This is a predicted structure of a 91-nucleotide RNA (Bacterial small signal recognition particle RNA) from a Chlamydiia bacterium. Its Rfam family is "Bacterial small signal recognition particle RNA". Its family is annotated with SRP-dependent cotranslational protein targeting to membrane, signal sequence recognition and signal recognition particle, plasma membrane targeting in the Gene Ontology. Taxonomically the source falls in Chlamydiia (Bacteria, Pseudomonadati, Chlamydiota). The coordinates come from a structure-prediction model, not an experiment, and the mean pLDDT is 77. It is recorded under the gene name ffs.
RNA sequence: UGGGGACCCUGAAGAGGAAGAUUUCUCGAACCUGGUCAGAAUCGGAAGAUAGCAGCCAUAAGAGAGCCAUCUUCUGCUUCAUUCCGUCUCC
Repeated sequence: UGGGGACCCUGAAGAGGAAGAUUUCUCGAACCUGGUCAGAAUCGGAAGAUAGCAGCCAUAAGAGAGCCAUCUUCUGCUUCAUUCCGUCUCC
């Protein structure tokens, strides 16, 4: 100096790992959520009406469980290529 190979940088494609969120299920508010409101209360001559505690139901905030799926972040892996002009190695 030339050639080959590997690594580093960059890009593309593919499938992973970790974390979080969404989604699913469960629990979940004496009162300051809703519905239904026994009893009782009030109004009424009466028929009835009114507001509404407990209970029950559905849930909010939130907590727990699950990991099928989706999204985001991080992280390396495989293949190919580009770019840069650097490192290592062989002839």